[in-house]
Molecule: small-subunit ribosomal RNA
Organism: uncultured prokaryote
RNA sequence: AGAGUUUGAUCAUGGCUCAGAUUGAACGCUGGCGGCAGGCCUAACACAUGCAAGUCGAACGCGAAAGUCCUUCGGGAUGAGUAGAGUGGCGGACGGGGGAGUAACGCGUAGGAAUCUACCUAGUAGUGGGGGACAACAUGUGGAAACGCAUGCUAAUACCGCAUACGCCCUAAGGGGGAAAGCAGGGGAUCUUCGGACCUUCUGCUAUCGGGGGAGCCUGCGUCGGAUUAGUUAGUUGGUGAGGUAAAGGCCUACCAAGGCGACGAUCUUUAGCUGGUCUGAGAGGAUGAUCAGCCACACUGGAACUGAGACACGGUCCAGACUCCUACGGGAGGCAGCAGUGGGGAAUAUUGCGCAAUGGGCGAAAGCCUGACGCAGCCAUACCGCGUGUGUGAAGAAGGCCUUAGGGUUGUAAAGCACUUUCAGCGAGGAGGAAAAGCUGUAUGUUAAUAGCAUGCAGCCGUGACGUUACUCGCAGAAGAAGCACCGGCUAAUUCAGUGCCAGCAGCCGCGGUAAUACUGAAGGUGCAAGCGUUAAUCGGAAUUACUGGGCGUAAAGCGCGCGUAGGCGGCUAUUUAAGUCGGAUGUGAAAGCCCUGGGCUCAACCUGGGAACUGCAUCCGAUACUGGGUAGCUAGAGUAUGGGAGAGGGCUGUGGAAUUCCACGUGUAGCGGUGAAAUGCGUAGAUAUGUGGAGGAACAUCAGUGGCGAAGGCGGCAGCCUGGCCCAAUACUGACGCUGAGGUGCGAAAGCGUGGGGAGCAAACAGGAUUAGAUACCCUGGUAGUCCACGCUGUAAACGAUGUCGACUAGCCGUUGGGGGACUUGAUCCCUUAGUGGCGCAGUUAACGCACUAAGUAGACCGCCUGGGGAGUACGGUCGCAAGAUUAAAACUCAAAUGAAUUGACGGGGGCCCGCACAAGCGGUGGAGCAUGUGGUUUAAUUCGACGCAACGCGAAGAACCUUACCAGGUCUUGACAUCCUCGGAACUGAGCAGAGAUGUUUGGGUGCCUUCGGGAACGUAGUGACAGGUGCUGCAUGGCUGUCGUCAGCUCGUGUCGUGAGAUGUUGGGUUAAGUCCCGUAACGAGCGCAACCCUUGUCCUUAGUUGCUAGCAGUUCGGCUGAGCACUCUAGGGAGACUGCCGGUGACAAACCGGAGGAAGGUGGGGACGACGUCAAGUCAUCAUGGCCCUUACGACCAGGGCUACACACGUGCUACAAUGGACGGUACAGAGGGUUACCAAGCCGCGAGGUGGAGCUAAUCCCUUAAAACCGUUCGUAGUCCGGAUCGGAGUCUGCAACUCGACUCCGUGAAGUCGGAAUCGCUAGUAAUCGCGAAUCAGAAUGUCGCGGUGAAUACGUUCCAGGGACUUCUACACACCGCCCGUCACACCAUGGGAGUGGAUUGCACCAGAAGUAGGUAGCUUAACCUUCGGGAGAGCGCUUACCACGGUGUGGUUCAUGACUGGGGUGAAGUCGUAACAAGGUAGCCGUAGGGGAACCUGCGGCUGGAUCACCUCCUU
Repeated sequence: AGAGUUUGAUCAUGGCUCAGAUUGAACGCUGGCGGCAGGCCUAACACAUGCAAGUCGAACGCGAAAGUCCUUCGGGAUGAGUAGAGUGGCGGACGGGGGAGUAACGCGUAGGAAUCUACCUAGUAGUGGGGGACAACAUGUGGAAACGCAUGCUAAUACCGCAUACGCCCUAAGGGGGAAAGCAGGGGAUCUUCGGACCUUCUGCUAUCGGGGGAGCCUGCGUCGGAUUAGUUAGUUGGUGAGGUAAAGGCCUACCAAGGCGACGAUCUUUAGCUGGUCUGAGAGGAUGAUCAGCCACACUGGAACUGAGACACGGUCCAGACUCCUACGGGAGGCAGCAGUGGGGAAUAUUGCGCAAUGGGCGAAAGCCUGACGCAGCCAUACCGCGUGUGUGAAGAAGGCCUUAGGGUUGUAAAGCACUUUCAGCGAGGAGGAAAAGCUGUAUGUUAAUAGCAUGCAGCCGUGACGUUACUCGCAGAAGAAGCACCGGCUAAUUCAGUGCCAGCAGCCGCGGUAAUACUGAAGGUGCAAGCGUUAAUCGGAAUUACUGGGCGUAAAGCGCGCGUAGGCGGCUAUUUAAGUCGGAUGUGAAAGCCCUGGGCUCAACCUGGGAACUGCAUCCGAUACUGGGUAGCUAGAGUAUGGGAGAGGGCUGUGGAAUUCCACGUGUAGCGGUGAAAUGCGUAGAUAUGUGGAGGAACAUCAGUGGCGAAGGCGGCAGCCUGGCCCAAUACUGACGCUGAGGUGCGAAAGCGUGGGGAGCAAACAGGAUUAGAUACCCUGGUAGUCCACGCUGUAAACGAUGUCGACUAGCCGUUGGGGGACUUGAUCCCUUAGUGGCGCAGUUAACGCACUAAGUAGACCGCCUGGGGAGUACGGUCGCAAGAUUAAAACUCAAAUGAAUUGACGGGGGCCCGCACAAGCGGUGGAGCAUGUGGUUUAAUUCGACGCAACGCGAAGAACCUUACCAGGUCUUGACAUCCUCGGAACUGAGCAGAGAUGUUUGGGUGCCUUCGGGAACGUAGUGACAGGUGCUGCAUGGCUGUCGUCAGCUCGUGUCGUGAGAUGUUGGGUUAAGUCCCGUAACGAGCGCAACCCUUGUCCUUAGUUGCUAGCAGUUCGGCUGAGCACUCUAGGGAGACUGCCGGUGACAAACCGGAGGAAGGUGGGGACGACGUCAAGUCAUCAUGGCCCUUACGACCAGGGCUACACACGUGCUACAAUGGACGGUACAGAGGGUUACCAAGCCGCGAGGUGGAGCUAAUCCCUUAAAACCGUUCGUAGUCCGGAUCGGAGUCUGCAACUCGACUCCGUGAAGUCGGAAUCGCUAGUAAUCGCGAAUCAGAAUGUCGCGGUGAAUACGUUCCAGGGACUUCUACACACCGCCCGUCACACCAUGGGAGUGGAUUGCACCAGAAGUAGGUAGCUUAACCUUCGGGAGAGCGCUUACCACGGUGUGGUUCAUGACUGGGGUGAAGUCGUAACAAGGUAGCCGUAGGGGAACCUGCGGCUGGAUCACCUCCUU
């Protein structure tokens, strides 16, 4: 410090997720030791039991017993003034606990004045003299108990007077008032009632003044969320008097005034103890408030006071309530949020331990007692820290495991083995420190009369440890007792095998799993951490994803529709003053602990500890004065006023004009009009449309008209008048900052809509009819009502848009245009300058890009508004507004991992322009109709084996199924096998014959004994046996190789370097021409190159040359007249080598190019014709059945053999062909001319036989020699005469031939006879551009036989092409896009089903709260008829005072009524979300097939449709304007 995830890819926006740190944690697996910390986060739920606050005899009066000893048995002594309770004092207000309440002076911080303070400490002054009671106790008595009641006795540091009063308090300044307590120790004189007095010491007490610490009160500032909480408050705010308190104060009360708080957020409501700190973070911040520390509040719930220095009191009191317990039913008792512990709740949190040895606290003079504070121990890997589980050596790289390409690799120096060590744990022995005191003795000093006593110092003695079997040290033994967890697809370090087969499962995000899963499960190996490791939860971080530091708002979420203006915020120049902000210094404070730095102590560390720094804050004082603020005085540049001009659809009102539509009347006139893609509804012979004249009425204002004008926006358009707002220009004068923005507020605000009243020509939601359509609630047509218009009200919204808030400032230019002003001259349709608008292009800059660019989206400033993932949703609820429609404000649950912007490359478009090709057109001939052949589907079957399925399957694999082939079916057989290799036994191999059987096969029998040899045996062949294995046309072409098809012989597909762009990418490859061609030329930020094109190759067309046998024959000779022979190689031909064609030449066009057009020459002319040759890639195209091959499957069968059957079936449908339908023909007779092939298991001549298929025959030929081999159409004659025929030949009957082991299922051919359909073929559709189509025959492969198929060959030999509008396909350019599996795409809504959360809902139940009223325990205060009453006073009667009782006020619980808020629930119901492949349509994305969208209104199953107004975020075409070169 970043990473993953939206896309085909990119950049941006934006969310989600991860890596880090942390925790009072929990869960899973595992677990050796120690140190140090921590340990009910939930039920402030309920609690059994024990303990947690007592102490003092040196304040006081009482006062046992057990035991022991003595005894005269009565008792006594001791225990012992002990235990014990009581009076009294001090302490139970500290310490300890948990965080319910509290949004508050509660807390934090800094200050303040009107206060109190026990114990402690410093000072001053006292401490005299009296009195009366009450507990305990005793007696009696009530009660179950708790607990009392009555009478009697008694002490005090308990209580009460009196005296005294330096200081103290009150005061009218004269005066008045108020205290006390003793106890203990010691003692020389003197006195004594023998108790003491007296003296002295310590301590206590009283009064008072200080200190210190503590407590109370007040104030400034800070301190969570909600405005869907906007008003709140009556003791409320202030004053005066009285009261009250320790103390100021409405704290309380009476009266008076009417205030106080609040958008700087009052009130209400939700939540919450606050802080030092803790966690995180670079910081700023964010989250948090366990342990430790400070403060607060609480103590079963609510209320109340008493005592006291202090409480409204955790282990006190009273009352009420709930709960629990005891009870003799009459009454009583209790409060673990103290320490342990129990139940309960919960994912979850410990022992009913030891000790006061230390520290601290209470009491005490002290010893001491008490102390669940505390110190320790126990439990728990809960966190942090440390240590260990061995170390070295050891390659035969052992065994085993796993993988394997079978070689090996890995586990792995790991183990074993050898040599060592002993931390920790174990056993044994030793052994600190935490301990200082206190006490006793001695001594010194102080006090004192004192060598008592007390205090202090010193010395000595004695002596206190829960922990504790302590820490630590030493010894002993032995590698001995001690390793797991998670992960291994990317993020993210680490991979293989097996199993599973969209199953089981995984998953933090993206996503894995459908038979080869590095993602599931297991194993091996590896990686990471380690006594832990993972998971879950939570916080911060990353997240600049709330942006103060540090974000945005044209199109991604986001500028209010537009003004005016209040509060607020901000504000020109100069001078002076002030010192609030600001800056500097000083002082105080900012507790300790913690963090940080630096030392020290535990062997280190964690931990503990000393010092420092820091605590960014607040307050006070002093100083500075530039800037901001306040005050004062000025200025004119901002702003405004006055004067003179100017333009304008600016607004309101009133008039008025012409054109047009419609209607009415009349005239002319006749059959149609109207409307559409085409029609129909409609109108018209009752006279329409058309046309003429006249009239009525309403609405809107053509041309001018313009990226022209005006207005804040909405918006504004004939002309005239009246009223009126703003703006601009020029030049002076004046005011003197008067300004900008603007939360709330207020006004204006298109269209639609609403209300009332008018008006109504045209248009036109709704509605009706006609069309279209599968349907058509639409688009189109004919009608048509609200509405559109006016007046007055309401509504307050729009794509109210420049999707761009307002204001001012600054920052290159160029070109237009509107208004005003100035200048120049050549006076013009001129030029220049300037100012206010309004447009286009463009630099810098900016932007994610597109773009913006002085009219900013640039650079800075002021103020306002708004945004924070998509959906849910601008919805629900609540509030406000509205007559309504609705507007405005505005959530949550739930759900997804995306949604989005701009740009890129493709693909697509019922987008555009350009180009090509038998694509269309122009022609010729077909198919589709018939019969047959053949293939396919379907059906059938035991089987009809399998594959191929738009083009690119269907005369295809199959260049040839009677058996074989053959893979299929039924049956019969075999099991190391029909085929391969290895081993063993015994045999040569081979071969004849018989029998059984359909055959495979089985069985019997005969012949035969070979080759090599080192004599052991070996090679080949065949039999049997054993197991390794064979075998599979079984599956997967979606695991593959190879091969092939197709786009397409289309002209494309790419790369290097450079350049441009953030990037994907672009450029090159686009553009202008041209070509068959990305062919070439020119231009050009490109320059080059590769694969394709072309050429090179084959063939054909011309010529030359070489060579002549089997070829040829011009001339010569012979001839049986046949190149037959001699001869020859000239010609033809054959097959080798060459030549030739290149737009080379001429003219024209073109841009001086490429090229095109025409011409010459030439056998051939612009690629001469044909072939082979197929770029990058597409289609998971085809093939596992050619072959090869991974994986899976079968193994007496899914393998192998045999004979038979099937692949040849047949209501039907389709494809491809053949033959025809005839006279351009059929039949008969005659005559002529090819090319290319094939042939020894072959082709087969002549001759003879047969009507013929063929038979016979055997010559020749391993082929330029012989054979197949008579080519046919054509040509010359004859006949037929338009007919189902002398066309056509199917079908069937008969007879044959050939091949073959065999023609029944199921061959071909021949002859005789038979003579079907068919008279040129509907919709539709195919091929072909020249030696082509059409037509005619010939050959070959396969093959025993079996072509109408396939592949070749030649013969005869046309027609047409104007042209590119259209159909289908392709290429390149451009445009749009919501597509990228790429239009066979994407995608919307209703309906149906399931699930989820949520709104409404008659209501129902709970919680909380306001108001009104009732009620009134305990308590306090006031009053007081009654009762009672020790201290003081008294005139002895009583009084003062007090208590009880009664009563009044306040008030808790409780009750009644009526509201508010909130939670839960509710028949039914509304929409929403999510789901598998459901139903209906097709609304959107391309011009999405009617451009879309916004607002509004109506309508409709649904998406939606229509009207009105608006927007471009509309394609295309055209025009206008402008710009660049």